[in-house]
Model confidence (mean pLDDT): 80 of 100. A computed fold for a 71-nucleotide RNA from a Candidatus Omnitrophota bacterium, annotated as transfer RNA. Rfam family: tRNA. Lineage of the source: Bacteria > Pseudomonadati > Candidatus Omnitrophota.
């Protein structure tokens, strides 16, 4: 320097243009003489900017990062 992919709770992850799944973990509460296992409920997320749309995490452009490849 050029091209290509990736950016979701704290972590790991699905899916979709229409109030974002699930698990782990965390808080609560049940069981239990206690621990542990277990059940239930509950908080917690779309890198930032900007356009398209009646509606964007989804599509588009641009930056920021990481990763691959070329030179």
């Nucleotide at each position: 320097g050029c091209g290509g992919c990736u950016a979701u709770c704290g972590u790991a992850u699905a899916a979709u243009g229409g109030c974002a799944u699930u698990a782990c973990c965390c808080a609560a509460g049940c069981u239990u003489c206690c621990c542990a296992a277990g059940c239930u409920u509950g908080u917690g997320a779309a890198g930032c900017g900007g356009g398209u749309u009646c509606g964007a995490u989804u599509c588009c452009c641009g930056c920021u990062a990481g990763c691959c490849g070329c030179u």